[in-house]
Molecule: small-subunit ribosomal RNA
Organism: Citrobacter sp.
RNA sequence: UAUAUGGAGAGUUUGAUUCUGGCUCAGAACGAACGCUGGCGGCGUGGAUAAGACAUGCAAGUCGAACGAAGACAUCAUAGCUUGCUAAGAUGUUUUAGUGGCGCACGGGUGAGUAACACGUGAGUAACCUGCCUUUUAGAGAGGGAUAGCCCUGGGAAACUGGGAGUAAGACCUCAUAAGCUCGCAAGAGGAAAACAGCAAUGUGCUAAAAGAGGGGCUCGCGUCCUAUUAGUUAGUUGGUGAGGUAACGGCUCACCAAGGCGAUGACGGGUAGCCGGUCUGAGAGGAUGUCCGGCCACACUGGAACUGAGACACGGUCCAGACACCUACGGGUGGCAGCAGUCGAGAAUCAUUCACAAUGGGGGAAACCCUGAUGGUGCGACGCCGCGUGGGGGAAGAAGGUCCUCGGAUCGUAAACCCCUGUCAUGUGGGAGCAAGCAGCGAUGUAGAUAGUACCACAAGAGGAAGAGACGGCUAACUCUGUGCCAGCAGCCGCGGUAAUACAGAGGUCUCAAGCGUUGUUCGGAAUCACUGGGCGUAAAGAGUACGUAGGCUGUCAAGUAAGUCUGGCGUGAAAGGCAAGGGCUCAACCCUUGGACUGCGCCGGAUACUGCGUGACUAGAGUAAUGGAGGGGGAACCGGAAUUCUCGGUGUAGCAGUGAAAUGCGUAGAUAUCGAGAGGAACACUCGUGGCGAAGGCGGGUUCCUGGACAUUAACUGACGCUGAGGUACGAAGGCUAGGGAAGCGAAAGGGAUUAGAUACCCCUGUAGUCCUAGCAGUAAACGGUGCACGCUUGGUGUGAGAAGGUUCGACCCUUCUUGUGCCGUAGCAAACGCGUUAAGCGUGCCGCCUGGGGAGUACGGUCGCAAGAUUAAAACUCAAAGAAAUUGACGGGGACCCGCACAAGCGGUGGAGUAUGUGGCUUAAUUCGAUGCAACGCGAAGAACCUUACCUGGUCUUGACAUCUAAUGAAAAGCACGUGAAAGCGUGUGACUCUACGGAGGCGUUAGACAGGUGCUGCAUGGCCGUCGUCAGCUCGUGUCGUGAGAUGUUUGGUUAAGUCCAGCAACGAGCGCAACCCCUGUGAUUAGUUACCAGCACGUAAAGGUGGGGACUCUAGUCAGACUGCCCAGAUCAACUGGGAGGAAGGUGGGGACGACGUCAGGUCAGUAUGGCCCUUAUGACCAGGGCUGCACACGUACUACAAUGCCCAGCACAGAGGGAACCGAAGCCGCGAGGCGAAGGAAAACUCAAAAAACUGGGCCCAGUUCGGACUGUAGGCUGCAACCCGCCUACACGAAGCCGGAAUCGCUAGUAAUGGCACAUCAGCUACGGUGCCGUGAAUACGUUCCCGGGUCUUGUACACACCGCCCGUCACAUCAUGGAAGCCGGUCGCACCCGAAGUAUCUGAACCAACUAGCAAUAGAGGAAGGGUCCUAAGGUGAGACUGGUAACUGGGAUGAAGUCGUAACAAGGUAGCCGUAGGGGAACCUGCGGCUGGAUCACCUCCUUU
Repeated sequence: UAUAUGGAGAGUUUGAUUCUGGCUCAGAACGAACGCUGGCGGCGUGGAUAAGACAUGCAAGUCGAACGAAGACAUCAUAGCUUGCUAAGAUGUUUUAGUGGCGCACGGGUGAGUAACACGUGAGUAACCUGCCUUUUAGAGAGGGAUAGCCCUGGGAAACUGGGAGUAAGACCUCAUAAGCUCGCAAGAGGAAAACAGCAAUGUGCUAAAAGAGGGGCUCGCGUCCUAUUAGUUAGUUGGUGAGGUAACGGCUCACCAAGGCGAUGACGGGUAGCCGGUCUGAGAGGAUGUCCGGCCACACUGGAACUGAGACACGGUCCAGACACCUACGGGUGGCAGCAGUCGAGAAUCAUUCACAAUGGGGGAAACCCUGAUGGUGCGACGCCGCGUGGGGGAAGAAGGUCCUCGGAUCGUAAACCCCUGUCAUGUGGGAGCAAGCAGCGAUGUAGAUAGUACCACAAGAGGAAGAGACGGCUAACUCUGUGCCAGCAGCCGCGGUAAUACAGAGGUCUCAAGCGUUGUUCGGAAUCACUGGGCGUAAAGAGUACGUAGGCUGUCAAGUAAGUCUGGCGUGAAAGGCAAGGGCUCAACCCUUGGACUGCGCCGGAUACUGCGUGACUAGAGUAAUGGAGGGGGAACCGGAAUUCUCGGUGUAGCAGUGAAAUGCGUAGAUAUCGAGAGGAACACUCGUGGCGAAGGCGGGUUCCUGGACAUUAACUGACGCUGAGGUACGAAGGCUAGGGAAGCGAAAGGGAUUAGAUACCCCUGUAGUCCUAGCAGUAAACGGUGCACGCUUGGUGUGAGAAGGUUCGACCCUUCUUGUGCCGUAGCAAACGCGUUAAGCGUGCCGCCUGGGGAGUACGGUCGCAAGAUUAAAACUCAAAGAAAUUGACGGGGACCCGCACAAGCGGUGGAGUAUGUGGCUUAAUUCGAUGCAACGCGAAGAACCUUACCUGGUCUUGACAUCUAAUGAAAAGCACGUGAAAGCGUGUGACUCUACGGAGGCGUUAGACAGGUGCUGCAUGGCCGUCGUCAGCUCGUGUCGUGAGAUGUUUGGUUAAGUCCAGCAACGAGCGCAACCCCUGUGAUUAGUUACCAGCACGUAAAGGUGGGGACUCUAGUCAGACUGCCCAGAUCAACUGGGAGGAAGGUGGGGACGACGUCAGGUCAGUAUGGCCCUUAUGACCAGGGCUGCACACGUACUACAAUGCCCAGCACAGAGGGAACCGAAGCCGCGAGGCGAAGGAAAACUCAAAAAACUGGGCCCAGUUCGGACUGUAGGCUGCAACCCGCCUACACGAAGCCGGAAUCGCUAGUAAUGGCACAUCAGCUACGGUGCCGUGAAUACGUUCCCGGGUCUUGUACACACCGCCCGUCACAUCAUGGAAGCCGGUCGCACCCGAAGUAUCUGAACCAACUAGCAAUAGAGGAAGGGUCCUAAGGUGAGACUGGUAACUGGGAUGAAGUCGUAACAAGGUAGCCGUAGGGGAACCUGCGGCUGGAUCACCUCCUUU
């Protein structure tokens, strides 16, 4: 110095993340409406819908100083005379119908129409008009004839109207005069007027002309909505000549001539709309809008028309037609609120039938004045903006009351009460305005305000009259209780509600705003979500299949020129209002006033010339031409070739061939397959073959010849910007398909058959038609993909490979270096949401084209174009959802992969599943069969023991402070016990029957009554604690710091080894650590030592029928304390200096010796409210409590778990041997005796290394049985007994005798076990009166087999991969069908609307022709009359409304019909997501209930395995 005051985000897709992307919210505004509420004032504002219809009143009149006339009043004077009346006259004042003048074209309303010179802006008019107003010049002389009113007389209901007589003017007409006026080249011709007022001066008017101002007409440049599913349009159309017409230019109209005009820069058509200043929003650019105020336009019931006039084709004028309404005497008439009020109607919705012309303005008038629903005011409406008030200060017993509560308290809350004040607003009383100046008049005097007794001022009284609405889950400020129980309801989005709802409803509290507060609607914003400012297109929506090329857009270097764009100075304009700034006026503000600046624009003039443009001249780096050269599956045509398949013929030869997961259909004894030979025919071209080549793409592969396109390298001769892109357009365009004609070997949609399957319209197999091939056409699509448009320039590198050139070197064609052009990979910077791209860009830039804007509906419908058809192309909407999606992450999963482990499989042994019985469960039954547990991980489970009890269930009988606990009050001595009655018992009733202590106050215990409360195995294990099961004794699960990544996350924990182990080692952007593993603990296996009773007994001694029986012993066994021992410590081998592994020695034991206890982070809303605890809910003379009986044991059936068996490795009989670990006092119970036995009698000993249960059994020895339903097996049943117990009927166990069932080793399937294990044998214990135990928990005896191995089944772990899953595969998800609802397409038809075309009819009216009705003014004439002129009527052109016909466009409706969307649990299948179980998808064709299947070609957006090539590293 200049510029500048200005830009916020959030919620919602996911398990989580980043991105894309839509939806939603917070803001402001409104001519608003609705809900609840409502004190005052100021300023604004108020029919947005039906341009629907309108009752009533008013909204345009005025002038007597233009005119005649009539009436009223006053005066004057005259006449008559009944002297106070009448008549005529004059003058003055006043009223007015009529003639005349001006106005009525302004003002006011509305926005229907109009996409247009309508509007805005800027120009033009030499192509024009203009009353009133201003200025100037000139003039105004002489005459004439009518007519309304009035009077007379008709018609009509009315509206209105006919005839006659007579009359005035500034009305009308003629003559004169006349220019600087008009016409004309000129000569010349034409051509006006009016008076009125005043005593007068004079004034106001009049005529002609010139000019001005203001107003208007017309023309032009530019700007001005959507639609191409409107692409062609136009006949007065475009132009010309001539004429007419207009104020004026002009096809404005007409005749003739020409054939033009407009259009992709969007004509024509369709839809919508008054335009602007401005208004709202926005940081702006923009977007939306046009209410009030102002400018313009259009319209005035609908349509048409002209007249008058300066001005209209006229809102409150005329004529005609139409619709509607009203009057009527039925003959006819009348009307037009989109003026102000007001009414009805429709509507969510929009006011008073008010006052005044006092002010401002308008019309008329000389003026007074009149008129003015313009305007000024008031009223109504919280409709908006602005202002004010509803009180201020003090006041803690923190009152009462409400609410909450952990019961302590907290909160409403200084809030109230109470005390002290104030007096705004409202109320009352009194006073009381300004906006008034001008006009008129002018000498003086006086009057004059609708608003309004309002504003304002003063006084008075009293806190007195004045607060609500919405919200309180997040966004978004504000939280609790109760009720409800996916109900009722809420909701802007996400979403709340299924019994503990801050989300519903109520309440308390809180928050926000406040005379308002919310809701709804609309606009802009946020939305960079149409992106000019300011977006994108590999995978999210989006690059056209490819090229050529038209218009268009863009375009290399130099020079001078020009000045259109561009920049700059000046001038004009950009109305006012509004907005902005400053100042001022209403007490402030809103509001209003003044000034300034702004109005980003347009036009004109001057200047500048860098850039762009334009025309000119030059250049060679872009582009092209030429020459030389090599490479190539580039294209077209013709000809040729061999291998293979098939077929035919012939030979050999015999029973099969073919085919599959396995089969079958099929072929073959009529000779197939196989094999040899000959022949036919069609199609395709193995190897070479390569991320190699060529082509624009599609695509192109045997060989030869001919024709032909392009690229590349080198040279630098030529042209001299000739270039790039490319809307439309044109050409090409795989496969499939279509038409016609050929051809046909193989393959092969459809079709047929066979399989598979629940089905199998499929996958597999056997046949097989179109097709595949050729010729000529059509078609025009693909995952036509690098999912990446074309061209040009710039930007570190490395390494392959195709083609070529140059240089070095060389004998050389090898090799090396450099360059160009293709084609790959890896990567720097950079980019990207990430994945990734990266000189072949998805980097940095330029030019041009195409395309996208949430998902679905839908690439669909309708319409158009193309096509023979199939179909292609262009391409919506209603409706519906809050997502749809991309990339990456962590998991989970896969009928993906790799590695590893486990009695997981395999190898073995023994079972289950078959039988009988036991037991549990389901089911059934029942008055009840109480309840729970339900894949693994419920089912010999809770239950370590249901006859009563237990017991929770059922039936019946009873109790109600209760069977049990605590407390209070009252009361009593009734208590316990005993006796009686009743009863099944419980219970009920009656009788009898000591309270204790005391400091005498009372205390304790007991009973009864009353009240608090007890009680509940009632519900919720999905409200919980605790405990437990399970994955799983699997090896995992995490953290800190660091690092990487935008982030979720990753790394560590991955990798290579190794281990039972995330065990250890090595390596490594990781380094450490925690919970788990292991170890520490217990039992057991060896030894030592200590100790030695109840155990033991070697030696010594005693002793017995026998016996550790006794003395003794401390050796042994044993008991139970303490130690030792085992650690890969040693050796060998392997391995990396390792961990470790294999083998060996020693040792009782060897590589965690065996077993137990011990269970990470977590999962399963796993189990348990019935073990206990516990929130909430529920019951309270019952869902509590007591009693008796019954039930839990019920039985067509199904399943689980066991026992016993089916027998000879056995059974029976007899004999005989060896344990461990336990139990025992309401108990174990010896010896002895009785009983066949269960058991009984009996009682010693034993609270236990002592006594006892107690006999171990299998084994072993001997004998019998002799393969059988048996000397196997023992169910079932009968009889007789025993035991426990109050009681064995339902419903116990045991014994004896008798009976003697099924069962002869068990289908599909399935379980356990790897060593002192399985198998097998017995023993003990808990519970318990007894027992259903064959169950459970332990103990010891006898005592095996097998493991090649990890392909498969199951489970688990680690890494990796795919995913559309995350409630995580028991996932997700597709289509038909059925039902309901919604919107929509088609449709025989039916009903409208709009528009143009053709024809008919044709009102009013202008123009024109005619005009023998009729006619005063002028001419001639004395007149009659004639003429000029006018004119009724009639004809013609045009034409509104109407009619007819064929259409176009558009809307409604419709039997029926098509698909679409949505809906709770419907039906059928399983298409897709994992290799989704046949990889998927695209195009096309055929087929099928459906998803879909199949053929042909294509793509990877396919998993897995292997190979090739390339890259990186070594």